This is a predicted structure of a 549-nucleotide part of an RNA (large-subunit ribosomal RNA, domain V) from Renouxia sp. Its Rfam family is "Bacterial large subunit ribosomal RNA". Its mean pLDDT, the model's own confidence on a scale to 100, is 81. NCBI's taxonomy places the organism under Eukaryota, Rhodophyta, Rhodogorgonales, Rhodogorgonaceae, Renouxia.
Context: one part of a larger RNA
This record gives sequence, structure tokens and C1' cells, in this order.
RNA sequence: UCUACAGUAAGACGGAAAGACCCUAAAUCCUUUACUUUAUUUUUAUAUUGUGAAAGUUUAAAACGAUGUAUAGAAUAAGUGGGAGUUUUAAAGCAAAAUUGAAAUACCACUCAUUGAAUUAAAUUUUACUAAUUUACUUGAGUGUAGAUUCUGUAAAAAAGGAAGUUUACUUGGGACGAGUACCUCCUAAAAUGUAACGGAGGUGUGCGAAGGUGAAUUUCAAUUAUUUUAUUUAGAUAAUGAAGUAUAUAAUGGUUUAAGUUUGCUUAACAGAAAGAUUGAUAAAUCGAAUUGAAACGAAAGUUGGUCAUAGUGAUCCGAUAUUAAUGGGUGGAAAUAAUAUCGCUCAACAAAUAAAAGGAACUUUAGGGAUAACAGAUUCAUCGUGGUUAAAAGUUCUUAUUGACGCCACGGUUUGAUACCUCGAUGUCGACUCAUCUUAUCCUGAAAUUGAAGUAGAUUUCAAGGGUCUAGUUGUUCGCUAGUUAAAAAGGUACGUGAGUUGGGUUCAGAACGUCGUGAGACAGUUCGGUCCCUAUCUACUGUAGA
Repeated sequence: UCUACAGUAAGACGGAAAGACCCUAAAUCCUUUACUUUAUUUUUAUAUUGUGAAAGUUUAAAACGAUGUAUAGAAUAAGUGGGAGUUUUAAAGCAAAAUUGAAAUACCACUCAUUGAAUUAAAUUUUACUAAUUUACUUGAGUGUAGAUUCUGUAAAAAAGGAAGUUUACUUGGGACGAGUACCUCCUAAAAUGUAACGGAGGUGUGCGAAGGUGAAUUUCAAUUAUUUUAUUUAGAUAAUGAAGUAUAUAAUGGUUUAAGUUUGCUUAACAGAAAGAUUGAUAAAUCGAAUUGAAACGAAAGUUGGUCAUAGUGAUCCGAUAUUAAUGGGUGGAAAUAAUAUCGCUCAACAAAUAAAAGGAACUUUAGGGAUAACAGAUUCAUCGUGGUUAAAAGUUCUUAUUGACGCCACGGUUUGAUACCUCGAUGUCGACUCAUCUUAUCCUGAAAUUGAAGUAGAUUUCAAGGGUCUAGUUGUUCGCUAGUUAAAAAGGUACGUGAGUUGGGUUCAGAACGUCGUGAGACAGUUCGGUCCCUAUCUACUGUAGA
């Protein structure tokens, strides 16, 4: 070295199970003051549903009565129409005429309002009956009970997780919590335009009939200095300097003295119709806009004016509403309905707006996927952490470097906490203990040296050195830590925080249960507590032993 056998389990990111944790998507079950329904229950009306009595009240109907007061006017004029007469044998009266007044009376007819008693009908309340109906018992018929109730149907309401169907956004240096989501200004933005981030700063969801239009005036506005008035001043006046530091309705940026700033006269162009063309934008849409027609404002005129110094102050479509119209009008004429023009109704703010209308839990959980995305380990990084160097202020009586060493600066390591999300989610088993180790040295002991603020003893600091060694108990699941007693010493670390196809399973991290707290609840808690299945007969590599060649 090869072969065979017997062994051990370090590796084959070993086998087994399309990861149960996490996220994404889809389900399922559960909850509720999520939304929308609904069983069910209750109430009312009505049908089933009939015969009577009484009471007072209300309503309606027809007939009969009564009543109707402004002022003026005989005087208590309800109203309208007819009307010159009317009642009577006569007398006599009432009217007319005259007067008053808005309206004129007798007589005839009709009507309005208030009110009275009685009749009829209906309703309401109470009550009686039996034949519908209900119920109990027994059957041979039926009897008793309740009774126009109950049951049942229909309609309208109320309650209603008992039940059902659904919804419960996205972005996100994993998700959750938080924050944000449309529009405007600046920077980032790399000197055209444009340009991202949970990058850095702010603002908007309006205001104003003057803070709009036009004509004129004002150029010194802010600030500073000097003088001066007033009792004083941060107030007023005068003078000088004074390119904009003021002002601009409002954020910021840009602009503005030829003013877009300030003051003032007159006014409504903050008009109607139509629009060449240009800019931005994937589209939708947004912005600018000369010339033109009508009718205006201001101005002596030329001219200017279709809101505001500019850039925010906003919302598609559907549906509905209002106004107008020389539009259509289902046989014809109308109407309804429709159309056109103008206007109105959305924190549809998740602001290109899924519906008119919507929240949660799951550790009892399920499925499809993801290393596109978290927890372990690895990798990268090294802020943090650890170690070393450099500088040397200051301690060290004096003296930087015996020893200690601030503020800084430069490296190294990859044991901490992080950051990233690169391998692994068709599985890389996670803390501690046990067993067995192996390596590093930045050495705790033992060994060899140097310096010393090293007399000696005992130390301190540094250099070399990894051969060997480096504890037992108590408490706690603990690593760690604390305590007790020893020791020459009780070093620090790496090895998938070494080691579960080697052991354990106390902790963490399923299903049961409880407490506290939170939640209306289902349930939840890096809160606590009791309980809780750890599989693999070794093919290869590796290693150990035995035998043979």
C1' cells in the first nucleotide's frame, strides 16, 4: 500500500416529510356596537269571522230650528240672484221712493259660518251566546272547556351573530407598530429639459367687489446718523447717506423702481361668441395665446382691460337636481321622456376616483409558493466591541515614558450588540448540561530574560515561550453571576455561539389548563404557572482494532 472481517459515528450542507416558524397569495373556522340579508319572536291591520245587548263619546247623512252688532244709516246689513210690489174682505202693516252707506231691506230661490236637540248608519269600550275554530279526555255515539279568542295566510313595522354571504388597501431595507398616499416651492439634480429614496426643509384644500380694471401721482422704500416737536417714547417733522436689505393677502423660489410697491379719481373686461397657433404630457388632461364679432370701463389721446407679480387653493365618469331653448315627441295633437346650453350635488383626501353600502381573531388550523422575505448558523462590513501602536496635557516631591495617562490620530482582530439580505424555506434541528475532544495565543500557573520609583523578601511593567496543567460544592433550566472552601493556577478564545444519524430535554417554541393585564368579543402578552412522543439495521469518505498478501 492492497484485501477481508469486527467496530466508532466526524463528513457526504446524510435519510425520512414540496418547513409547522416568517412573509406573499388563497381558503377554512370563530368573534363583534364591520356591511348587507335572513330564520325566529313580538305588535298592528286584514281574511278565516257569526248572532245579540248596554254605555257614553266621536264622525257622517237627510230633514227641522236658532245665531251672524266697525262707522254712517229708523237699526244687530252674514252673502248672491230675481224683484215693484207683498199679506189681507177691509183696516192696518212691511217694502219701494227719500236718507245713510262699499253694499239696502218686503216677498221668492240658493249659499257660507257657528250652534242646538232628536233619528239613522259607522266606529270605540264593556259584556252575553254558539254554530266556525281551538284545546283536554274517552271513544260506541260524544261530553266537558275556551270561544269569535286561538291557529293559519297576507301586508307593514320593531328586535334579531341564532344563521348566511362578504369586506377588512397599498408603500415598507421581512412583517407588525409608527409614518405616508393629491397639489405647490426650494435643495438633492451632476450649468438645457427630466431625474429616485420611509433623503433634507416648508406650505395648500383659501382670501379679496377691492386686495379687480383704467387714468394720474409718488420715487425715495427699509435702515443708519444729525437736528427738532411733544411730559416721555418704539410716535411725528426736517436734512444727509442710502440699488433695494422694504413692500408684494399667503409658503418658498424667481421677479419687480420703466415699477408688479405706495396713494388717489372714475368704474365693473372677475364681459358674451368664436379661436389661428405654440408648450407640457403615454393617454386623459393642463398651460399660454395674436387676430376677429358684439356690447362696455378708464383715458385728452395713443391705447389698456377676457380677474388678482407668477407658480398651490383641487376631483374623471355614472346618477340626480335647477333654469333656459326656433330641438325630438313611437297612429294624430299634446304630455311624459329625451336632447342641447349654463349651473349645482363627492375630506370619492387611499385625492386616475373597485360598491349606494363593510371591522377583527386563529397557538385548533389548512393549501399554493418564496431563500424574490425574517428568526439559527455561515458570508460581507466593523459603527459598536476587543487588542495594539503613536502623540504626551496631567499625575508620579523634582522628572513625559519605573508606573499611570486625558483630548486626538493610525492600525489589527472578527469572541459582543448591530447593519446587509448573498447560499440554504421539495427542512443547514435551536439554549444549557453530559461525553469526547482538537486548535490559537492576545500566557492564569510552571520555564527563560529586560527595566524598575529593583537593598533583601514580596511585587509592578515588558520580552521570549503553547511542553504540560488550569478545582470541588450551594442556588438558578441557565451560559453568566453570587456565595463557601481549596489550589502552583482556578487564562481568554476559535472549532455551524465544536459535539442531538453520540446522550439528555431542565429552558425556549404546538395542541390542555389557570392567574395578572389588555380587548365588547373571538383571543393576545421577549408576563407568570402545572403538563407535554427526541426516528434511522452505516452504502461511500474518515478513523480504530485484528488477520492475510